[in-house]
Context: one part of a larger RNA
Molecule: small-subunit ribosomal RNA, central domain
Organism: Berkelbacteria bacterium GW2011_GWA2_46_7
RNA sequence: UUGGGCGUAAAGUGCGCGUAGGUGUUUUUGUAAGUCGGUCGUUAAAUCUUCGAGCUUAACUCGGAGACCGCGAGCGAUACUACAAGAAUUGAGUUUUGCAGGGGCUAGCAGAAUUUCUGGAGUAGGGGUGAAAUCCGUUGAUACCAGAAGGAAUACCAAUGGCGAAGGCAGCUAGCUGGGCAAUAACUGACACUGAGAGCGCGAAAGCGUGGGGAGCAACCGGGAUUAGAUACCCCGUUAGUCCACGCCCUAAACUAUGUCUACUAGCGAUAGGAAGAGUCGACCCUUUCUGUCGCGAAGCUAACGCGUCAAGUAGACCGCCUGGGAAGUACGAUCGCAAGAUUAAAACUC
Numbered sequence: 001u002u003g004g005g006c007g008u009a010a011a012g013u014g015c016g017c018g019u020a021g022g023u024g025u026u027u028u029u030g031u032a033a034g035u036c037g038g039u040c041g042u043u044a045a046a047u048c049u050u051c052g053a054g055c056u057u058a059a060c061u062c063g064g065a066g067a068c069c070g071c072g073a074g075c076g077a078u079a080c081u082a083c084a085a086g087a088a089u090u091g092a093g094u095u096u097u098g099c100a101g102g103g104g105c106u107a108g109c110a111g112a113a114u115u116u117c118u119g120g121a122g123u124a125g126g127g128g129u130g131a132a133a134u135c136c137g138u139u140g141a142u143a144c145c146a147g148a149a150g151g152a153a154u155a156c157c158a159a160u161g162g163c164g165a166a167g168g169c170a171g172c173u174a175g176c177u178g179g180g181c182a183a184u185a186a187c188u189g190a191c192a193c194u195g196a197g198a199g200c201g202c203g204a205a206a207g208c209g210u211g212g213g214g215a216g217c218a219a220c221c222g223g224g225a226u227u228a229g230a231u232a233c234c235c236c237g238u239u240a241g242u243c244c245a246c247g248c249c250c251u252a253a254a255c256u257a258u259g260u261c262u263a264c265u266a267g268c269g270a271u272a273g274g275a276a277g278a279g280u281c282g283a284c285c286c287u288u289u290c291u292g293u294c295g296c297g298a299a300g301c302u303a304a305c306g307c308g309u310c311a312a313g314u315a316g317a318c319c320g321c322c323u324g325g326g327a328a329g330u331a332c333g334a335u336c337g338c339a340a341g342a343u344u345a346a347a348a349c350u351c
Base pairs, nucleotide, nucleotide: 003323004322005321006320007305008304012319014202015201016200017199021194022193023192025088026087027086028085029084030083031082033081034080035077036076037075039073040072041071042070048066049065050064051063052062053061054060091191092188093187094186095185096183097182098181099180103177104176105175106174107173108172109171110154115149116148117147118146119145120144125136126135162169163168207248208247209246210245211244212243216242217241221237222236223235224234259318260317261316262315263314264313267296268295269294270293271292272291273290274289275288276287277286300307301306324351325350326349333344334343335342336341
C1' cells in the first nucleotide's frame, strides 16, 4: 500500500532473445463498444440533506421537498480511444557502395623468457632477507657458451584508444561467422517499443565429473624465521588447481553501485571511425556533419557529494525492485544440482 522512492541512505533482475499483456506515427471514410448529453423506467420503507410542525427545549417523532452518485431501455453527439476498410512515409526494416575493429569459432605457424636435460669450459660458493636460517653446491653448483625437450603466456606497438548485450576479448596467418558505422538512391509500408511467465539462451573466477597435460605460479601441507604466542605477514620447498576436450555448476564490488526505448533542453576542448566541402601537384592542416569514447561546464536537478545532449535535467511507454535495525538472504517447503550449493523465501523473539 490510490503515497513516496530506487548513483552513494532500503531499492535496477549479471546480460540478451522473446510469448502473453500494456503502449503505439500521419490521413480519409464508416461503425458507435468505451466516452459525452437529454428522456423514460426502476432504485421499498426507515436512514441521509433541507424546509416546516409537535412533545416547555433538545434528543426524539411527524409532514413536504431533495438526494439515493447504480442498473436497464430508447434517442442523439463523434473530438479522443477502439473496431472495419483504404491511403501515406517521417518510426522500423531491406537492397546498393564503402569503412573500422583484441567481436566469436577452428586450424596452422613464430620469436623472447622461465624450467629441466645433454655437452663444453670453469671453481667455491650460490640463493635468500630488515638481518638470518631452512635450501642448492667438490657426486662440481651459481655465473658463461652450444644443443634438445616441454608447457604456458604473447614485451614493445598500447592509448583517457578499439570491439562486444553482458561476462569478456590482445603475437602472426588462413578459413568460417555475428554485429556496427557512413553515404547514396530505390523498395516494403507501422511490420514498432517494452516484456510477467525464474519461458529460452549466454554468463568472470573458484569448484565438480571423465580423460589428457603439467614449464612457471601456487590454496593445502612440510620446513626456516619473526614473535609473549604467530595456526599469519617474510623465506625455502611443494600438492590440488591454473592449461586442453567434453559435460556440469550459475554465483561476484557480474559496478557506471545509474533497467530498456523515444523525444526535447547553452556551449568549449580532446580523441576514435566515416562522409562532404574549401585548399593543394599531392599529403598534413582547416570548415561542416553523422556515430562512439573522455574532460570541463549554461539552465535545471540533488540532502549534499555531484550529474549535466553518454543526465542523476524536462516529459512519455513498459518492466523489475524498496517500505526501520537485528534475527536472515537464515529456517521450513518447493524447484534445480553428482556434490559444493543455487534460486524462491518467512516467523517467533528482540531493540